[in-house]
Molecule: small-subunit ribosomal RNA
Organism: uncultured prokaryote
RNA sequence: GAGUUUGAUCAUUGGCUCAGAUUGAACGCUGGCGGCGUGCUUAACACAUGCAAGUCGAUCGGUAACGCGGGGGCAACCCUGGCGACGAGAGGCGGACGGGUGAGGAACGCUUGGGAAUCUGCCUAUCAGCGGGGGGCAACACGGGGAAACCCGUGCUAAUACCGCAUACGCUCUAUGGAGGAAAGCCGGGGACCGCAAGGCCUGGCACUGAUAGAUGAGCCCAAGUCGGAUUAGCUAGUUGGCGGGGUAACGGCCCACCAAGGCGACGAUCCGUAGCUGGUCUGAGAGGACGAUCAGCCACACUGGAACUGAGACACGGUCCAGACUCCUACGGGAGGCAGCAGUGGGGAAUAUUGCGCAAUGGGCGAAAGCCUGACGCAGCCACGCCGCGUGAGCGAUGAAGGCCCUAGGGUCGUAAAGCUCUGUGGCGUGAAGAGCCGGCCUUGACGGUACCUCCUUAGCAAGCACCGGCUAACUCCGUGCCAGCAGCCGCGGUAAUACGGAGGGUGCAAACGUUGCUCGGAAUUAUUGGGCGUAAAGCGCUCGUAGGCGGUUUCGUAAGUCAGGUGUGAAAGCCCUCGGCUCAACCGAGGAAGUGCACUCGAAACUGCCCGUCUUGAGUACUGGAGAGGGAAGCGGAAUUCCCGGUGUAGAGGUGAAAUUCGUAGAUAUCGGGAGGAACACCAGUGGCGAAGGCGACAGCCUGGACCGAUACUGACGCUGAGGAGCGAAAGCGUGGGGAGCAAACAGGAUUAGAUACCCUGGUAGUCCACGCCGUAAACGAUGGGUACUAGGCGUCGCGGGUAUUGACCCCUGCGGUGCCGAAGCUAACGCGAUAAGUACCCCGCCUGGGGAGUACGGCCGCAAGGCUAAAACUCAAAGGAAUUGACGGGGGCCCGCACAAGCGGUGGAGUAUGUGGUUUAAUUCGACGCAACGCGCAGAACCUUACCUGGGUAAGAAACCCCCGGAACCUGCUAGAGAUAGUGGGGUGCCUCUUUCGGGAGCCGGGUGUUCAGGUGCUGCAUGGCUGUCGUCAGCUCGUGUCGUGAGAUGUUGGGUUAAGUCCCGCAACGAGCGCAACCCUUAUCUUUAGUUGCUAACAGGUUAAGCUGAGAACUCUAGAGAGACUGCCGGUGUUAAACCGGAGGAAGGUGGGGAUGACGUCAAGUCCUCAUGGCCCUUAUGCCCAGGGCUACACACGUGCUACAAUGGCAAUUACAAGGGGCUGCGACAUCGCGAGGUGGAGCCAAUCCCAAAAAGCCUGCCUCAGUUCGGAUUGAAGUCUGCAACUCGACUUCAUGAAGUUGGAAUCGCUAGUAAUCGGGGAUCAGAAUGCCCCGGUGAAUACGUUCCCGGGCCUUGUACACACCGCCCGUCACACCAUGGGAGUCAAAUGCUCCAGAAGUAGCUGAGCUAACCCUUUGGGGAGGCAGGUCCCCAAGGAGUGCUUGGUAACUGGGGUGAAGUCGUAACAAGGUAACCGUA
Repeated sequence: GAGUUUGAUCAUUGGCUCAGAUUGAACGCUGGCGGCGUGCUUAACACAUGCAAGUCGAUCGGUAACGCGGGGGCAACCCUGGCGACGAGAGGCGGACGGGUGAGGAACGCUUGGGAAUCUGCCUAUCAGCGGGGGGCAACACGGGGAAACCCGUGCUAAUACCGCAUACGCUCUAUGGAGGAAAGCCGGGGACCGCAAGGCCUGGCACUGAUAGAUGAGCCCAAGUCGGAUUAGCUAGUUGGCGGGGUAACGGCCCACCAAGGCGACGAUCCGUAGCUGGUCUGAGAGGACGAUCAGCCACACUGGAACUGAGACACGGUCCAGACUCCUACGGGAGGCAGCAGUGGGGAAUAUUGCGCAAUGGGCGAAAGCCUGACGCAGCCACGCCGCGUGAGCGAUGAAGGCCCUAGGGUCGUAAAGCUCUGUGGCGUGAAGAGCCGGCCUUGACGGUACCUCCUUAGCAAGCACCGGCUAACUCCGUGCCAGCAGCCGCGGUAAUACGGAGGGUGCAAACGUUGCUCGGAAUUAUUGGGCGUAAAGCGCUCGUAGGCGGUUUCGUAAGUCAGGUGUGAAAGCCCUCGGCUCAACCGAGGAAGUGCACUCGAAACUGCCCGUCUUGAGUACUGGAGAGGGAAGCGGAAUUCCCGGUGUAGAGGUGAAAUUCGUAGAUAUCGGGAGGAACACCAGUGGCGAAGGCGACAGCCUGGACCGAUACUGACGCUGAGGAGCGAAAGCGUGGGGAGCAAACAGGAUUAGAUACCCUGGUAGUCCACGCCGUAAACGAUGGGUACUAGGCGUCGCGGGUAUUGACCCCUGCGGUGCCGAAGCUAACGCGAUAAGUACCCCGCCUGGGGAGUACGGCCGCAAGGCUAAAACUCAAAGGAAUUGACGGGGGCCCGCACAAGCGGUGGAGUAUGUGGUUUAAUUCGACGCAACGCGCAGAACCUUACCUGGGUAAGAAACCCCCGGAACCUGCUAGAGAUAGUGGGGUGCCUCUUUCGGGAGCCGGGUGUUCAGGUGCUGCAUGGCUGUCGUCAGCUCGUGUCGUGAGAUGUUGGGUUAAGUCCCGCAACGAGCGCAACCCUUAUCUUUAGUUGCUAACAGGUUAAGCUGAGAACUCUAGAGAGACUGCCGGUGUUAAACCGGAGGAAGGUGGGGAUGACGUCAAGUCCUCAUGGCCCUUAUGCCCAGGGCUACACACGUGCUACAAUGGCAAUUACAAGGGGCUGCGACAUCGCGAGGUGGAGCCAAUCCCAAAAAGCCUGCCUCAGUUCGGAUUGAAGUCUGCAACUCGACUUCAUGAAGUUGGAAUCGCUAGUAAUCGGGGAUCAGAAUGCCCCGGUGAAUACGUUCCCGGGCCUUGUACACACCGCCCGUCACACCAUGGGAGUCAAAUGCUCCAGAAGUAGCUGAGCUAACCCUUUGGGGAGGCAGGUCCCCAAGGAGUGCUUGGUAACUGGGGUGAAGUCGUAACAAGGUAACCGUA
């Protein structure tokens, strides 16, 4: 920096995740070369085998082996330490270095810097010395024991081994007189002299002894620094100190005796856990964070534990002793061993190499040296483990080849890529090094290695992968799959069109690598010193007092701890950084410099902080005056009210609720009057009034008492602020003891409500509420805002005190201080908001926060009588959880307003029969679709066949229809046979058009047949891939935009407000001004009139004429027809209103306030409906899911629902007479009229392509008659019979007619529908579809009402506002128990393991002490017998490891059972929360 919470937003909070760098890595896939590095992070697990520490003969006695020489022997061979050398041994030096590992250890272990009481082999320097004696022991020999390891006895022997003596310093001790203490020789050279010789002697070198000093190394002490846990708060008996002693190289309780009672700790002792420390490494801008491989310094360890010896140095990796575990050998008696050296093996593990070469170099040990030893080291081997470098070719090459992939079918892309042409050479041959502390000269020496490097040569010949391509994040298409298989770092993809899975093509990024996983830092300002926060997001302790601590007014002098500056030392090397240099470059390496922010010492400065002595008064405090106040405490006292008791009056109810009931009451309630008792609380006053630190405090009077405030002076002189721990106070509930108890009231009981009602409501009612004393210590203890100080515009209230002006006085007004409120500037804030009472600007101190859940829970501790409180985790789980604000939607929120929404009315549905549609059922099939309103007389304006998509059966194969090709024939008309038909077979008739043409022929078009490739065909699927069309909210009044303005933003404003309207209609106002789609109007129709026109329509006047009739002449007046116009606009008047818009009333008018009706449907909603109208993507079928045919089905029928029709009758039915429409339709037609038939209808058939003829009668109505309340003269279902018509055909399955039959039904439960006027209701007429078949649908007219007080309620809608945890938007969201599965976890009788404290037993090896009657060479004495000194073995004892016993404590594992918790598409019960969530919610408590 990005992704991720939301419908959207935030300059919001906050977590999770990613991109970077790094690695001793591992894993997957791949792999050409070289250079330089690195390589058991795990089992400090166990180790076979080999090697890793020896050397010196110039210290010694010697000679096991080898060689030489000499001797013997014919030879084999034997002898000979004489020489080179040398096994074993004595002796010296070295095995304390080098190499490994990180178990332990939180410590003077390490780091930095200091210090004093020390030692130091080899090395350097200086001084001095090195004289003279003695006695032994190995080896060896002999003997013996043992399986072995090894051991014992006797005897011989040398030394640079051992011991005296002498001498001795500047050494040590000291009583200051003195005393004590060394030594070793070896090798080389050589004149004189001595000696038989060796040699003495002289000399050189090495070695040796004493002493001093240095260097190096080591030991010790101190200051500071050095992980986590306080759910570890107290620890300590050699403990702290002293005196004396012991011990050590050395100081010291290091050890011991005695004395004192100290020492450490909140600046974290003790305890627990974890860890080698550092230079440095990784990361980071830095500050930091994490780490401590390789290299280097220090420490610790060497199978585990203990111990000392030797030594200059060890308590000793390849030494010793003991104990333990383990392994091995054994003759069972006893022995041996220690790879955390180099290789290597097993094991563990995700995982880490060769049983290599060489001492050539560097370094080490020994030696005089040669030299020997050296798994240190130098090299090589293995591994892409890392870093660095190189290569896999370079140039040209378009017909843009083939092939792959995609495609809109044109083409695009892989792609100059390939092929092809021209070049180069990592491979090969050959030559072939350098490299030894410095300088000069000479000689020799190479593991690596025939390596690096160089030269020459060649047909490019041998060498590219891995990951990714939805966003973050560079990179896109096709196919497959179909919430499957799978992917995934986060968000999330996959349910038939997946750039997210798998494959392919293409692309992107890195490249001998590439990805993944793990760890670390970063991003993360997400622990914030740099650099965060706490009103509402997590976060101010409930409040106060106050300890430590932190911070602190004014001023003088001093000081110099902090601070600043200079110098010196140190801060190892390597590393990092800079410069230069060496490998062809780089990595790597070398040299120099810088840095190392630190520590210490020292010389200065004195502003600030600190410290010391003083000063000051403004901070703070004290004294005095005054008033205000529900401040606190104890003890009194008052009235009203409730209840109870007594008495009176009085009678049937009272009480209670939404309505009731439980309850009380005739034993007298309620009501009312009088009297009494008792407890609790204090109406009015009363107020965003007062007081108090908070909790909290309210009648009245007095008593005791705290604090604040005002005013005016005086005094003290910084005495202050905050406050970890601590202490006190602390509502209600609750607990203990004892009182008290009127009212109220958890629990409880009853009555209701309810599906239930362990609730809400009601009637009762106990704790409790009250008092005293003692606990508890929590609250949404809230201003969700810690305390203090200072500063920063104002305006308006209010309480207390004071001043001024004025007044007689009280007010009013101006003003100061202190409190308490409202509104606001700047500023702050994510916003809301805060704003001198800050959430502004600063300083000081304290508390607290670090994602949600788990959880304020578990465990532990402290407190409590208990309830419980305080402190306070983890596993696991999620990708969020939150805050504020926005737009919607919603509310059993509010306001305003509409609508046949309710109400007021009229008529229906729901009951019957029947028609029709649907569900269901049935069926071979009952084709399909439509499902709340907005599916259900819907698609269907009409299923007997057809339709038809369904079923059964029969057929068909380029197909019923289209294009191309071939053949034949024009087309066409019409028979016969088989068959259910499709179909198949076979005849007859008949030849046209155009063109070039002489004809043959050719062409268009049509028919038949054939061939097959591209194909047809599909009412098969997906309406959730779509177009189009439609329904619905809704003819509701809304929906938006541009510019401007406001807001960080989503958005707001406009569109809200005041009026008004049917209307976002109009007016006014207004940070808005305008505009668009809607509304209205424009269109059609209807109502009036005018005009034009006058047939098929009309007929007033005139004439003719009939039984009658516009029938005829005629007329153009009327009606009508259909063209054009007029008319209505709140235009006029009055009132109301804001002078507006508009409304009300009126006039005129055929019509009056959109006159009635229609057409017209904004942005959008419902993944609404339709792939079966049509079109169409994708998928599917292709001898079938296509097509043809026959028959059947869609018409089924126990049922259920919707929509209709007909009724139930007298406002009626039947019969008869009679009157008046409108709008339509008609040639495959309507059909007059005549005639036949009871009738449906038949026969004949005029007229009419229609203002002409026909359908056609309109019906209700009017008039008259009958019926008389009945299942009827109502009603017509059902059934029987006989017919008519349409049609190829009425069986399944048509309509109609006649006769007969005469079912249910007597007005319809809950519920529900339509309608506000020419409407409802009622009456008939017509049309579309159609051969026929309406009770349906559409249209037409006739007759023609009732009612609307009104907007409380139901439903739907509009605007404003409010709340919200909703946004799939209340058909929302969401809580808890129960049931199931899984996961982690607490408790748990116990049990197992580990660590550790205390007490006791025990006591190996070993040091020191004591003893030492046994043993004893050196020295001393001796009478030579011996004795002494000293020592050894042995014994004993202090200490002490392992081990054992007991008792605590801690940690971990496990456990029947048990507690809650978490997670989990569709389980159960309810409905707690979110809206007034339907009882406002929430906090504490029981």